Notes
This is a predicted structure of a 1483-nucleotide RNA (small-subunit ribosomal RNA) from Adansonia madagascariensis. The sequence is in RNAcentral, with records from SILVA. NCBI's taxonomy places the organism under Eukaryota, Streptophytina, Tracheophyta, Gunneridae, Adansonia.
């Protein structure tokens, strides 16, 4: 410090997720030791048991123990004194509760300092004794007695009061004594406490008004003290948008965690403050409490009882139950520190100090360290060579520590404290001896993120923080080996912070990503021009006080180090006090003129309101003429018309809107605004010169205006026209189109308050390049005037520099540079929805969530592919032609069906006479019968040469038996080939996967494209080049150009064919000379031909065209002319196209296992091998490629003419004989320019047939023959005889073809014993028609454009309905909780009042008085009751929409002009998306 994730890729915006730290934690696996810390975060739930606050006999009387008794001593219920403020918890509390800084009207036991005083007097009472009540707790009456208990008199430096004056104290005890300890009063200190106040302290405005002792005053009361603290009277105030009140949540702080910091989160342990003590209320005592290990009352709960009544409060410590993911021992001691009372000793102390439990955290240590290769073994991997494991183990030597264990010894010294005192503890520590001995796990290993392989599994099981992974080759699941990280721990979960600049003060944004209010006016508030002065509030600066200690930080030093602890020091910052400065903001005062106004003179304008009046058009009505259609549409129909339409002429009426001018022109705040004229009126702007003098800008609330649609009422109603009706279209058509047509559209008065109300851009001010238009106005020059030229201001456009921006783009009219104010945004959906509130007659508007779902949604730009988008070009693509197919019969292939099997593959173009250039057996992949190291390969071993023959059995393979035969080579050991037997490695597989592959092939397509280097350009993906202008069959060539070059394709090079030629001349040829039946022979090398060379064609020449150039058109010559014709040749790539069955090949499967019989042997089962038979040839049907036809351009018969290219010795076979024929017999020739196959056919000539299911057509069938072959039944071909089916040119639709091409005619090769070949590949014969065009269909290429596509239009995608699940709103209601209000009742209790009653102290001779207690009365008053409310939670028959979910139904609304452009507001309508009307927008 960043990283992953939206896309085919890119840059942004933006969320989600991860890596770090932390914890009073919990869970899983594991676990050696010590030090220091920490340990109910939940039920402020309920508590058994023990214990935690007592002490003083030197305050007092009395009693008891002890002793034989006295004294001494010890103990004690009671009176009395004093203490009970430690410790616990966080329920309540949003508050002067806490924190911080101040203040004045106060109190203070113990303690410290200081100044005094302590003199008299009497009255009681508890304990105890007696009597007595009671279950218990606990009492009652009578009598006695003391005090440091209580009372009183005197005294007083104190208190009260304006003053006279009045009021208030005490205690002794110990000691032989000095004296000590107490008591009382005053003054002061320290510490503690009470009160007041400034400022700070969570969330929500969908909580906006709250308050009646409330706010202030006077009198009185009351308190330690101030005060409405209380009360009587008077006034009507007080608080609040700077957030009152209400609601929710919460103890606050020093601090702690995190962070660079600012911030954010938190408030365990520890320290300060507050509050509480079962719940609620109350007072008493006391210096201090409204106290709780004290009291009274009420309530709930627990417990006891004799049922009358009592007792209790662990949020002290230990512990129990319960709750919970979860938190310890019913330990030891007062030795230390501290507290209580005491003169002290001693006593008490669950504060505290310790030990125990827990890896809860943190710090430290250990589990051995070093070296040596035979690089041992198991394991794992493997390319079979090896690698890893790994110096690891083992073995040899070393160490024994700061670990633990075992056995001994010491525990001294030192330290702490004046001294004594040790629970921990015989502990820490020191030391001798012993053995490597007693001690390692957890998580991870696809990327982020350090660390990789094998096996198994097969979208299953599972993983997962995010992206994602798993569908037979998973580094992602599980296991193993190995590796990485941390380590007595490791990992997970939860929470928090960081990363997150993702709430932005530091430090974000708002044209298009979320985000500028529809527009203006203006209140509060915020901000504000120039000069001088005053003050010093902000600001800057000095000094002072404070912010407890602890913590954090720094420096020394102590525990062996560290954690830990000790000593000292200190920063920043906050608040307050007090000085100084005066630039700046502010305040005071005085000025200024540039901002902003006012006045004056002009000026432009659809600015607004009201009224008047105009022409064209439309519709309707009336009248005339006229006579058949009109009107509408892509085409029609509905409608209208002989009852006279439409057309035309004339007249009249009505309502609405204003052509031309007219323009990215004007004007207005925006909405908006247009014929003409008149009236009233707002604002702008220019000019010159006066005047006021900062009067300004913005603007939360608030107010005003606000298109269209809609609503209310009264009018109006021509046109258009939601709804509605009809006609079309359509699968349907609630639409688009047509005919009608209501509301509405218009006006008046109210209302609504919204739009894509948009420049998707808030307002104001200042600054920042040139250029070029338009509007208004002023000026200069010029002029009679108008143009032209130039300058300024105000507006309105365009393009562009700097700059900005993610890009697009903006760019003096900023989206630039700055300042001020304001609205708004924070992932997508749910949702602008629900509830609530306000407004509205309504429709609705405004404000405006959550649960839940999800990893993306989105912006700009790029490259493809695509469009029923635009342009250009091309192809038998269409058009123009010719001939087919589709109908019939047959052939052949396929589908389907059937079957034991009908083996398998190929399936739009690009499968279907395809693999198969040839299925009777074989082939052959199937069924059955056999074999199991095998039919075949390599290696080892034994025997034998091999071979050949015969017999039995069997469908055959095979099995069994018998015979024949001893070869070849040699260095004599043996070897090679072959056969048989046995064992063991293995062979074998047309088994699977073409979606693991190679190779080969098809296809777009012989289409013209596909790329790269360098440079330039863009943030980048990319672009440029390769585009533009021409041209070409062509990215072919030329030219221009931020491009310059290059490569693969194209072209050419290759082959065939067309022309010529030198040389050659057999088997081919024959002009000349002979010759023959015949180029037959002699001869010839001229011709033809043969096959290796060579020449030739290149837009080379001429003309037209063209700016030039490339080229193109025409012509000449030429055998051939613009690629001469044909073939071969196929770029980058696409289709997971086809092929594992041509071949090759990874992985996988089958097999060697196992079972049985019986014995140590045998048998049995294959996707392998051998054999036999069958099948691939089936047959209701569907379909593809073909053949033959339907005839007269023909058929039959007879005669005749003319090719090319092939093949042949396991062969082609002449000739002759024979058969109707297929064929058979015989046999010459030929290893081929020699011989054979071999006859070419269409064609020509002649005759017959004469339009007919025929002398056309030949299927089918019958019996008879031939050939091949072991074999012709399933299932071959051929021959002749007989039989003679459909079919008379073929529906929708559709294939091929542009010149020696179509059409037509035959010949031939391969495969092959034969052949189902009508196929396929070659070959020649005859030989047309039409087109020189690109509107359309199809395919393709280039460029532009659009977009929501990238699996790429067979794309993407919207809504209803149906099924399932989830959360949620409404809902008759029902059940809880909280809060406040009114009334009733009224416990305890304080204050007040109090006739009667009662009473030791003082007074009085007495009666009595003063004072007090109890009782009674009144106010207040907790709990409780009644009533009507508010807020909130849960639940509810049922109902509404929403979300999620692999393959359901119906349509196709959107995205391309998405096939009717879309979208916004509004109204209406329809199963649904949606449609239509009105107005607005371009996204």
């Nucleotide at each position: 410090a960043g990283a992953g994730u939206u896309u085919g890729a890119u840059c942004c915006u933006g969320g989600c997720u991860c890596a770090g730290g932390a914890u009073g934690a919990a869970u899983g696996c594991u676990g050696g030791u010590g030090g220091c810390a920490u340990g109910c975060u939940u039920a402020a739930c309920a508590c058994a048991u023990g214990u935690a606050u007592g002490u003083c006999a030197g305050a007092c009387a009395g009693g008891a123990a002890g002793u034989g008794g006295u004294g001494u001593u010890u103990c004690c219920a009671g009176u009395g004194u004093u203490g009970g403020a430690u410790g616990g918890u966080g329920a309540g509390u949003a508050a002067c509760g806490c924190a911080u800084a101040a203040g004045a009207a106060c109190c203070u036991a113990c303690u410290c300092u200081u100044a005094g005083a302590a003199a008299g007097g009497g009255c009681a009472u508890a304990a105890u004794a007696g009597c007595u009540a009671a279950a218990a707790a606990u009492g009652g009456c009578u009598g006695c007695u003391a005090a440091u208990a209580a009372c009183u008199u005197g005294u007083a430096a104190g208190c009260u009061g304006a003053a006279g004056a009045g009021c208030a104290a005490a205690a002794c005890g110990a000691g032989g004594a000095a004296u000590c300890c107490a008591c009382u009063u005053g003054a002061g200190g320290a510490g503690g406490g009470a009160c007041u106040c400034g400022c700070u302290u969570c969330u929500a405005a969908a909580u906006a008004g709250c308050u009646a002792g409330u706010u202030a005053g006077u009198g009185a009361g009351g308190c330690a003290a101030u005060a409405a603290c209380u009360u009587a009277c008077c006034a009507a105030g007080g608080c609040a948008a700077u957030g009152a009140u209400c609601a929710g949540u919460a103890g606050c702080u020093g601090g702690u965690c995190c962070g660079a910091g600012a911030a954010g989160a938190u408030g365990a342990u520890u320290a300060g403050c507050c509050a509480c003590a079962c719940u609620a209320g109350g007072a008493c005592u006391g210096a201090a409490a409204c106290a709780u290990g004290g009291c009274c009352u009420a309530g709930a709960c627990u417990u006891u009882u004799a049922u009358a009544g009592g007792a209790g409060g662990c949020a002290g410590u230990a512990g129990u139950g319960g709750g919970g993911a979860a938190u310890u021992u019913u330990u030891u001691g007062c030795a230390a520190u501290g507290g209580g009372a005491g003169a002290a000793a001693g006593c008490c102390u669950a504060a505290c100090a310790u030990g125990g439990c827990a890896a809860u955290g943190u710090c430290a240590c250990g589990u051995g360290a070093a070296g040596a290769u035979a690089g041992a073994a198991g394991g794992c991997c493997c390319a079979u060579g090896g690698g890893u494991g790994g110096u690891c183990a083992u073995g040899a030597a070393c160490u024994u520590u700061u670990u633990u264990c075992u056995c001994g010894g010491a525990g001294a010294a030192a330290a702490a404290g004046c001294a004594a005192u040790a629970a921990c503890a015989g502990u820490a520590u020191c030391u001798a001896g012993g053995u490597a001995a007693u001690a390692a796990g957890c998580a991870u290993c696809a990327a982020c993120u350090a660390a990789c392989u094998c096996u198994a599994u097969g979208c299953c099981a599972g993983u997962a923080g995010c992206c994602a992974u798993g569908g037979u080759a998973a580094u992602a699941c599980a296991a193993a080996g190995g590796a990485u990280g941390c380590a007595a721990g490791c990992a997970u979960u939860a929470u928090u912070u960081g990363g997150a600049a993702u709430g932005a003060u530091u430090g974000g944004g708002c044209g298009u990503a979320a985000a500028g209010u529809a527009u203006c006016u203006g209140u509060a508030g915020g901000u504000g021009g120039c000069u001088u002065u005053u003050u010093a509030a902000g600001u800057u600066u000095g000094c002072u006080g404070u912010c407890a200690a602890a913590u954090c930080c720094c420096a020394a030093g102590g525990c062996u180090c560290a954690a830990c602890g000790c000593u000292g020091g200190a920063c920043a910052g906050g608040c307050a006090a007090u000085g100084a400065a005066a630039a700046u903001u502010a305040c005071c005062a005085a000025g200024c003129u540039a901002a902003a106004g006012u006045a004056u003179a002009g000026u432009a304008g659809g600015g607004g309101c009201a009224a008047a009046a105009g022409g064209a058009a439309u519709u309707u009505u009336u009248a005339g003429u006229g006579g058949a259609g009109c009107g509408a549409u892509a085409a029609a129909a509905u409608a209208u018309g002989u009852a006279g339409a439409g057309a035309u002429u004339a007249a009249a009426a009505a309502g609405a809107a204003c052509a031309c001018c007219a323009a990215u022109g004007g004007u207005g705040a925006a909405a908006g605004u247009a014929a003409u004229c008149u009236g009233c009126u707002g604002g702008g702007u220019c000019a010159a010169c006066a005047u006021u003098g900062a009067c300004a800008c913005u603007g939360a609330g608030a107010g005003a205006u606000g298109a269209a649609a809609g609503c209310u009422a009264a009018g109006g109603g021509a046109u258009c026209g939601a709804a509605u009706g009809g006609g079309a279209u359509u699968a349907g058509a609630u639409a688009c189109c047509c005919c009608a047509g209501u509301a509405g559209u218009c006006c008046u008065a109210a209302u609504c308050g919204u739009a894509a109300a948009u420049g998707a851009u808030g307002g104001a001010u200042a600054c920042u390049a040139a250029g070029u238009g338009c509007u208004g106005u002023a000026c200069g020059u010029a002029u009679c005037a108008a143009c032209c030229c130039g300058u300024g201001c105000a507006g309105u456009g365009u393009g562009a520099u700097a700059g900005c921006u993610a890009a697009u783009g903006c760019g003096u009219u900023a989206a630039g540079u700055a300042u001020c104010c304001u609205a708004c945004c924070u992932g997508a959906g749910g949702a602008g929805u629900a509830c609530a509130u306000u407004c509205a007659u309504a429709a609705g508007a405004a404000u405006g969530a959550a649960a839940c779902u999800u990893a993306a949604a989105g912006g700009a730009a790029u490259u493809g592919a695509u469009g029923g988008a635009a342009g250009c070009c091309u192809a038998c693509a269409c058009a123009a032609g010719c001939a087919u197919u589709g109908g019939a019969g047959c052939u052949u292939g396929u589908g389907g069906u059937u079957u034991a099997a009908u083996u398998c593959g190929a399936u739009g173009c690009a499968a279907a006479g395809u693999g198969a250039a040839g299925a009777a057996c074989c082939u052959u992949a199937u069924a059955g019968g056999g074999c199991u190291u095998g039919a075949c390969a390599u290696a080892c071993u034994g025997u034998g040469a091999a071979u050949c023959c015969u017999c039995u059995u069997g469908a055959a393979a095979g099995a069994g038996a018998g015979g024949u035969g001893u070869g070849u080579u040699u260095u004599u050991g043996g070897g090679a080939a072959c056969a048989c037997g046995a064992a063991c490695a293995c062979a074998a597989g047309u088994g699977g996967u073409g979606c693991a592959u190679g190779g080969c092939u098809a296809u777009c397509g012989u289409c013209a494209g596909c790329u790269u280097a360098u440079g330039c350009u863009a943030u980048a993906a990319g672009g440029u080049g390769u585009u533009a202008g021409g041209u070409u069959a062509a990215g072919u060539c030329c030219c221009a150009c931020a491009a310059u070059g290059a490569g693969c394709a194209u072209a050419a090079c290759c082959c065939u064919c067309a022309u010529a030629u030198a040389a050659a001349g057999u088997u081919g040829c024959c002009a000349u000379a002979a010759u023959u039946a015949a180029g037959u022979u002699u001869g010839g090398a001229a011709c033809c031909c043969u096959a290796a060379g060579c020449a030739g064609a290149c837009u080379a020449c001429c003309g037209g065209u063209g700016a030039u150039a490339u080229g193109u058109c025409g012509g000449a010559g030429g055998a051939a002319g613009g690629u001469a014709a044909g073939g071969a040749u196929a770029a980058c790539g696409u289709u997971a196209a086809g092929u594992c069955a041509u071949c090759a090949u990874g992985c996988u499967c089958c097999a060697u296992a196992u079972g049985c019989c019986c014995u140590a042997g045998g048998c049995g089962a294959a996707u392998g091998c051998c054999c036999u038979g069958g099948g691939u040839g089936a047959c209701a049907c569907a379909u593809g490629u073909g053949c033959u036809a339907c005839u007269a351009u023909g058929g039959a018969u007879a005669a005749g003419a003319u090719a090319g290219a092939g093949g042949g010795u396991c062969g082609c076979a002449a000739u002759c004989c024979u058969g109707u024929g297929a064929g058979g017999g015989u046999a010459a020739g030929c290893u081929a320019a020699c011989u054979c196959c071999a006859a070419a056919a269409a064609c020509c000539c002649a005759u017959c047939c004469u339009c007919a299911g025929u002398u056309g057509g030949g299927a089918u069938u019958a019996a008879a023959g031939g050939c091949u072959g072991c074999a012709a039944c399933u299932c071959g071909c051929c021959u002749g005889c007989a039989u003679a089916a459909a079919g008379a040119u073929a529906g929708a639709a559709u294939c091929g073809c542009u010149a020696g091409a179509a059409a037509u005619u035959g010949c031939u090769a391969g495969u092959c014993a034969g052949c189902c070949a009508u196929a396929c590949g070659a070959c020649a014969g005859u030989g047309a028609a039409u087109u020189a065009g690109u509107u359309c269909c199809u395919g393709g290429g280039c460029c532009u454009u659009g977009a929501a596509u990238a699996c790429a239009c067979u794309a993407c995608u919207c809504a209803u309905c149906a099924c399932a699940c989830u959360a949620u709103g409404g809902g008759a209601g029902c059940u809880g909780g909280c809060c406040a209000u009114g009334c009733c009742c009224g416990a305890a209790g304080u204050c007040a009042u109090u006739a009667c009653c009662u009473u030791a102290a003082c007074u009085g001779c007495a009666a009595g008085g003063a004072g007090g207690a109890a009782g009674a009365u009144a106010c207040c008053g907790a709990a409780g009751g009644c009533a009507a409310g508010g807020c909130u939670a849960g639940u509810g028959a049922u109902u509404g929409g929403a979300g999620u979910a692999a393959a359901g139904u119906c349509a196709u609304a959107a995205c391309a002009g998405a096939g009717u452009a879309g979208c916004c507001a509004u109204a209406u309508u329809g199963g649904a998306a949606g449609g239509u009307g009105u107005g607005a927008c371009u996204g």